[in-house]
RNA sequence: GCGGCUAUGGCGGAACUGGCAGACGCGCCGGAUUUAGGUUCCGGUCCGAAAGGGUGCAGGUUCGAUUCCUGUUAGCCGCA
Numbered sequence: 001g002c003g004g005c006u007a008u009g010g011c012g013g014a015a016c017u018g019g020c021a022g023a024c025g026c027g028c029c030g031g032a033u034u035u036a037g038g039u040u041c042c043g044g045u046c047c048g049a050a051a052g053g054g055u056g057c058a059g060g061u062u063c064g065a066u067u068c069c070u071g072u073u074a075g076c077c078g079c080a
Base pairs, nucleotide, nucleotide: 001079002078003077004076005075006074007073010026011025012024019063027045028044029043030042031041032040046053047052056072057071058070059069060068
């Protein structure tokens, strides 16, 4: 230099060939139970007052994009 794969909340990890994103689990916060802790159970947990925004980053196509297209960044693998 060329080609391929990957990138989603604090962490792991889904989203069935474009149609509700933040499922589910862990962790964390609050509560119940306990003398206390653990276990168990209940509720909450991206940003924002709301409208809305949010899938590495910047654009494009589309009524609609995590998904398709272009460029680009980082990591890994291969070729030279």

A computed fold for an 80-nucleotide RNA from an Oscillospiraceae bacterium, annotated as transfer RNA.
Its mean pLDDT, the model's own confidence on a scale to 100, is 81.
It was read from a public genome assembly.